[in-house]
């Protein structure tokens, strides 16, 4: 230094041009003498950052952080 590949709730993941799933966690309520379990509600994120296209951008495109990973 040059290719590639990631980045999404406190944690991990799904995803697609129309404001985002699931599991976990964390609160209350039920069940239990209590606790686990188990059911049911509800917290939690505008998707690393910018610009650029578009009626519309987490998605396309440039760029730019971090990260891994090959290569010299």
């Nucleotide at each position: 230094g040059g290719c590639u590949c990631a980045g999404u709730g406190g944690u991990c993941u799904a995803g697609u041009g129309g404001u985002a799933u699931g599991a976990u966690u964390c609160u209350c309520g039920c069940u239990u003498u209590g606790g686990g379990u188990g059911c049911g509600a509800g917290a939690g994120g505008c998707c690393c950052c910018g610009a650029u296209u578009u009626c519309g951008a987490u998605u396309a495109u440039c760029g730019g952080c971090u990260g891994a990973g090959c290569c010299c």

A computed fold for a 72-nucleotide RNA from Bathycoccus prasinos, annotated as transfer RNA. Rfam family: tRNA. Rfam classes the family as a transfer RNA. Rfam describes the family as follows. Transfer RNA (tRNA) molecules are approximately 80 nucleotides in length. NCBI's taxonomy places the organism under Eukaryota, Chlorophyta, Mamiellales, Bathycoccaceae, Bathycoccus. A source record names the gene tRNA-Pro-TGG-1-1. Its mean pLDDT, the model's own confidence on a scale to 100, is 80.